The prediction has a mean pLDDT of 83. Predicted 3D model of a 72-nucleotide RNA (transfer RNA) from an Ignavibacteria bacterium.

RNA sequence: GCCUGCAUAGCUCAGUGGUAGAGCAUCGGUUUUGUAAACCGGGGGUCGGGAGUUCAAAUCUCUCUGCAGGCU
Numbered sequence: 001g002c003c004u005g006c007a008u009a010g011c012u013c014a015g016u017g018g019u020a021g022a023g024c025a026u027c028g029g030u031u032u033u034g035u036a037a038a039c040c041g042g043g044g045g046u047c048g049g050g051a052g053u054u055c056a057a058a059u060c061u062c063u064c065u066g067c068a069g070g071c072u
Base pairs, nucleotide, nucleotide: 001071002070003069004068005067006066007065010024011023012022013021018055026042027041028040029039030038048064049063050062051061052060
């Protein structure tokens, strides 16, 4: 220098055009002499930045940034 993949909640990830989800973590409650475990409930992300297509974009296209891999 060229090519490919990835970026979504504190963490690990799902979601493949139509109201953003799960597990763990965290907070509250029940239970216990107390802690843990178990059970019930709550909060937390405008989806890496910008632009385009569309009635509608996390999702499709372009570009930038970061990370990982490959080729020379």
It matches the Rfam family "tRNA". The family's RNA type in Rfam is transfer RNA. The sequence is in RNAcentral, with records from ENA and MGnify.